[in-house]
Molecule: c-di-GMP-I-GGC riboswitch aptamer
Organism: Deltaproteobacteria bacterium
RNA sequence: CUCGAAAAAGGCAAACUUUUCCGAAAGGGAAGGACGCAAAGCUACGGGCCUAAAGCUAUUCAGCUAAUGGCGGCCGGGUUGCCGGGU
Repeated sequence: CUCGAAAAAGGCAAACUUUUCCGAAAGGGAAGGACGCAAAGCUACGGGCCUAAAGCUAUUCAGCUAAUGGCGGCCGGGUUGCCGGGU
């Protein structure tokens, strides 16, 4: 540098449940719980997706927008790393 997860030591934690936590929401935090993951560690740089507080329309319920908010377990990129094989 690259390939792999058979082994060994480990790690993370989907859905779901709880929460007098944060947030307008999406979503995040905490506890429980494991669908899975060789980076399911970190990072919002690119694509994509989600949300409508602000804004606009309407005045009637509501609709529109796709950020300055979010998603890293959507994909790619960047970066760090255990074990083993190869060079």